[in-house]
């Protein structure tokens, strides 16, 4: 310093999938209806988490194989979640911090 990555605060946007079903207990209590706690079979893919592709290392090799290392909105659904709200990966915006390159 017309100040790069990056880290941090505020704000803004921000998807998918059941307001499922059974038991038991509390409220009210006649029944509805409402929490709560456990279980059952579906379902979602964006909190975190797991898996790998071309390359790249490394052995042995005619070819090639084999080991290893590897992302992601790809996949798995462990976790987590299937109305609202909150939560939410990613993206913007302003403040700070940072101090790369010239």
């Nucleotide at each position: 310093a017309u100040g790069a990555a990056g880290g941090u605060a505020a704000g803004g946007g921000g998807a998918g999938a059941g307001g499922u079903c059974u038991u038991u207990u509390c409220u009210u209590c006649u029944u509805c209806a409402g929490a709560a706690a456990a279980g059952g079979a579906g379902c979602c893919g964006a909190a975190g988490g797991g898996g790998c592709a071309a390359g790249g290392u490394g052995u042995a090799u005619a070819a090639u194989a084999c080991a290893u290392u590897u992302a992601a909105a790809c996949u798995c659904u462990c976790a987590g979640g299937c109305a609202a709200a909150g939560g939410g990966a990613c993206c913007c915006u302003u403040g700070u911090u940072g101090g790369a390159c010239a």
Overview: This is a predicted structure of a 102-nucleotide RNA (Glycine riboswitch aptamer) from Candidatus Infernicultor aquiphilus. The coordinates come from a structure-prediction model, not an experiment, and the mean pLDDT is 77. Rfam family: Glycine riboswitch aptamer. Rfam describes the family as follows. This family represents the bacterial glycine riboswitch. The organism belongs to Candidatus Infernicultor, within Bacteria. Of the family's consensus pairs, 91% are formed in the model.